[in-house]
Context: one part of a larger RNA
Molecule: small-subunit ribosomal RNA, 5' domain
Organism: metagenome
C1' cells in the first nucleotide's frame, strides 16, 4: 500500500448494486413456512334467499349445493430452506472401477388388463377421560386388501453353444420352477345388445401389470493429493487372512461359527490438540502467504443419545418409537413441545435488519387442465456496512470592503474568497403524462390426426374479442420554482504533503517508531494560515 461479514470517534445531501449473529450448535411468546388431486372412492352441512303452514314462538320444503367440509386413496411431505456442531475421514478434490448394485417420475420399443371375494373409515348409536384420546355394537365404497387364471418375457436351478488368461459374462437355444394388473373420464350410434336412447359396443384421452434399452439420481470400491504436535513409540482380539453360513440393491468381518497367527508402524502408526471439504477470495511481480462470509458444489447436523417402520429414496429439521435435559397445560390419573425454515424475543457481545408485500415472473408440489399451495423465491423495509455513480453550483467582480490573524507598524496573510451583476439547473421539492418485466389463460375461427362422423380429443395458425404486475404510480419524461435544502474528517519534528502567534512550564499532556513538555515548544493545549483525503474522515482488530 493492499483487503475486510468489521466495531468504535466525529460528521452526513441522492442514486444504482450488493450486503448485514465471525459470540450463545445458548433460550424461545406469537403467526406463518407442504400440500394437492372430485378426471381413484363413498359420505355431505349451514347462514342466507324464496315458498306453504302457523297456536305467531315456530315448523316443513325448495334453493343455497353434491358447495364447505372432515374421512378412505393416490402422489408429495428424502426435494426446496437453515446451521457447521461433530468429522484429520475414501469427507472433501482430482482421476479410475463396479465381471459387486439400485433407480420413483421422465423418454423409446413390446406384451397384456381375464374373473372373483372378504373387510374397514368416514357415518350413526353407545361407553370411558379434565384433557390429548380410546373402546364397543351396526352400515359402505373404491385406483385400499386377498384369492384364482393367463405370462410375450423377466428370474431361478440343470444342460446346450459362444466370447474371456481367469473369476465370469452372453445367447435366436432346450427342458422344470415361479411372478402380474385397476379402472377412470369425454363423446357417439357405424358395428354388437337391448329397454330406442342408453350399455359391459363402437371411438379418444388417461391410467394399471409385465419386460428391454435409455436418460436422471444415488450406493460401493481403489490410485493420488489434504493442518499441527515424537515435551504422544509403540498400535490392534473382529484385531489380519481363510473356509462356511447369514445378511445386504451390492462387494467385503458386514456379522456370526470354526481354523490359521496375523496386521499396522520413523516413508510417522496410535495417542493428542485443532478443522467441515472445494470452486473460490485476499495479498503478491510471482512463487508463496493467509482464508473458506456471501454465490455454486460435496459432506455432516437438526434439543441430546439411541433405533427402526414406511418408503424407489430415509434411518426422515416442520414423521413414528425408547432414553434423558429444559418448558408447559393438568381434575394429579396423565398429556404436550423442540425456529441451526422466514420475520420477531431475551440473553451474550465491540457488532449484524421488517413480528412487510406478492405468487405478476422464475422454480417446486400436486391436478387431464382451469388452478391451488410455496417466507423457495421476487420485491419492499432498515444500517455510509462495502463498491459505484452524482451533486452540494457557474462566469465576472478591488492594488483588494468589513472581521479575524500575523507584523520590523511599513505591511502582509485569509483572498476572486465574500459582497455585488449576469447565468445554468443535476439531485432534493411540486404539478402532469407514465413503461418493460406478460410468456401464458379463457373464447373464437381455420386446418391437421386418429376416428364410422361434421360429435369429442389432441396439435398447428390465425385473432380486430376477455383476461393475468406484488414491486407501483416505481423507473423513465416533461413542466414549474428558485442557488435557493445539501461538508465534513484527519494531519502539519522526521520518517511525511503542510508553520506560525499565544498559552503551558518535565506540569497538563503528546507518541507508529525516533522521541517531544524543565520559561522564546513549526512535537502539548487553542487560533490564524496551510496540506490530504472527500459523503466521508481518522481509530481500533485482522491477513499479505
Nucleotide at each position: 500500500g493492499a483487503a475486510c461479514u468489521a466495531a468504535c470517534g466525529c460528521u452526513u445531501g441522492u442514486g444504482g448494486c450488493g450486503u448485514g449473529u465471525c459470540u450463545u450448535a445458548g433460550u424461545c411468546a406469537u403467526g406463518c413456512a407442504a400440500g394437492u388431486c372430485g378426471a381413484a372412492c363413498g359420505c355431505g352441512a349451514a347462514a342466507g334467499c324464496u315458498c306453504u303452514c302457523u297456536u305467531c314462538g315456530g315448523a316443513g320444503a325448495g334453493u343455497a349445493a353434491g358447495u364447505a367440509g372432515a374421512g378412505u386413496g393416490g402422489c408429495g411431505g428424502a426435494c426446496g430452506g437453515g446451521u457447521g456442531a461433530g468429522u484429520a475421514a475414501c469427507a472433501c478434490g482430482u482421476g479410475g472401477g463396479u465381471a459387486a448394485c439400485c433407480u420413483g417420475c421422465c423418454u423409446u420399443c413390446g406384451a397384456g388388463u381375464u374373473g372373483g371375494g372378504a373387510a374397514u373409515a368416514a357415518c350413526a348409536c353407545c361407553c370411558c377421560u379434565a384433557a390429548c384420546g380410546g373402546g364397543g355394537u351396526g352400515c359402505u365404497a373404491a385406483u385400499a386388501c386377498c384369492g384364482a387364471a393367463u405370462a410375450a418375457a423377466a428370474a431361478g436351478a440343470c444342460g446346450u453353444g459362444a466370447c474371456g488368461c481367469a473369476a465370469g459374462u452372453c445367447a435366436u437355444c432346450g427342458u422344470c420352477u415361479u411372478u402380474a394388473a385397476a379402472g377412470g373420464u369425454g363423446g357417439c350410434c357405424u358395428c354388437u345388445g337391448c329397454u330406442u336412447g342408453c350399455a359391459a359396443g363402437c371411438u379418444g384421452c388417461u391410467g394399471c401389470u409385465u419386460g428391454a434399452a435409455g436418460a436422471u439420481g444415488g450406493g460401493c470400491c481403489c490410485g493420488c493429493g489434504c493442518c499441527g504436535u515424537a515435551u504422544u513409540a509403540g498400535c490392534u482380539a473382529g484385531u489380519u487372512g481363510g473356509u462356511a453360513a447369514g445378511g445386504u440393491a451390492a462387494c467385503g468381518g458386514c456379522u456370526u461359527a470354526c481354523c490359521a497367527a496375523g496386521g499396522c508402524g520413523a516413508u510417522g502408526a496410535u495417542g493428542c490438540g485443532u478443522a467441515g471439504c472445494c470452486g473460490g477470495c485476499c495479498u503478491g511481480a510471482g512463487a508463496g502467504g493467509g482464508u473458506g462470509a456471501u454465490c455454486a458444489g460435496c459432506c455432516a447436523c437438526a434439543c441430546u443419545g439411541g433405533a427402526a417402520c414406511u418408503g424407489a429414496g430415509a434411518c426422515a429439521a416442520g414423521g413414528u418409537c425408547c432414553a434423558g435435559u429444559c418448558c408447559c397445560c393438568u381434575a394429579c390419573g396423565g398429556g404436550g413441545g423442540c425456529c441451526a425454515g422466514c420475520a420477531g424475543u431475551c440473553u451474550a457481545g465491540a457488532a449484524g435488519c421488517u413480528u412487510g408485500c406478492a405468487c405478476a415472473a422464475u422454480c417446486a408440489a400436486c391436478g387431464a387442465a382451469a388452478g391451488u399451495u410455496g417466507g423457495a423465491u421476487g420485491c419492499a423495509g432498515c444500517g455510509a456496512c462495502g463498491c459505484c455513480a452524482c451533486g452540494u453550483g457557474g462566469a465576472g467582480g478591488a492594488u483588494g470592503a468589513a472581521g479575524c490573524c500575523c507584523c520590523u507598524c511599513g505591511g502582509g496573510g485569509c483572498g476572486u474568497a465574500a459582497a455585488c451583476u449576469c447565468c445554468u439547473g443535476u439531485c432534493a421539492g411540486a404539478a402532469g403524462g407514465g413503461a418493460a418485466g406478460a410468456a401464458g389463460g379463457c373464447g373464437u375461427g381455420a386446418g391437421u390426426g386418429a376416428g364410422a362422423a361434421u360429435a369429442c380429443c389432441a396439435c398447428u395458425c390465425a385473432u380486430u374479442g376477455c383476461u393475468u404486475g406484488a414491486c407501483g404510480g416505481u423507473a423513465c419524461c416533461u413542466u414549474c420554482a428558485g442557488a435557493g435544502g445539501a461538508a465534513g474528517c484527519u494531519c502539519c519534528g522526521g520518517c511525511u504533503a503542510a508553520c506560525u502567534a499565544c498559552g503551558u512550564g518535565c506540569c497538563a499532556g503528546c507518541a507508529g517508531c525516533c522521541g517531544c513538555g524543565g520559561u522564546a515548544a513549526u512535537a502539548c493545549g487553542u487560533a490564524g494560515g496551510g496540506a490530504g483525503c472527500g459523503a466521508g474522515c481518522g481509530u481500533u482488530g485482522u491477513u499479505c